This is a predicted structure of a 114-nucleotide RNA (FMN riboswitch aptamer (RFN element)). Model confidence (mean pLDDT): 83 of 100. Of the family's consensus pairs, 100% are formed in the model.

[in-house]
RNA sequence: AUUGUUCUUUGGGGCAGGGUGAAAUUCCCUAUCGGCAGUAAAGUCUGCGAGCCUAACGGCAGAUUCGGUGUGAUUCCGAAACCGACGGUAUAGUCCGGAUGGAAAAAGAACGGG
Numbered sequence: 001a002u003u004g005u006u007c008u009u010u011g012g013g014g015c016a017g018g019g020u021g022a023a024a025u026u027c028c029c030u031a032u033c034g035g036c037a038g039u040a041a042a043g044u045c046u047g048c049g050a051g052c053c054u055a056a057c058g059g060c061a062g063a064u065u066c067g068g069u070g071u072g073a074u075u076c077c078g079a080a081a082c083c084g085a086c087g088g089u090a091u092a093g094u095c096c097g098g099a100u101g102g103a104a105a106a107a108g109a110a111c112g113g114g
Base pairs, nucleotide, nucleotide: 002113003112004111005110006109007108008107009106010105017029018028019027031094032093033084034083035048036047037046038045043082044081051060052059053058064080065079066078067077068076086097087096088095
């Protein structure tokens, strides 16, 4: 170099304006948001987490194209699209709730192997 154990901390964002209506941040116009690792920098590639179902084993599960640059980009630049758990409530990615929760993972510390 590298590696093990333990501990600590961190670890998800978002309806402004208008319309209809008895009632909608839920419908309509419009607005707005994007966890972690990998890889040419990614919500839409690959994998993971969150979520849902089950007594458990286990299972289910979203979305992108065209052009440009380049050795290399569905990741950058330009353009136009698309997607979003469960319960509640006038039909919700954005409100309230489970959740002062959990987690992928990141950083640091101590001790040890080598």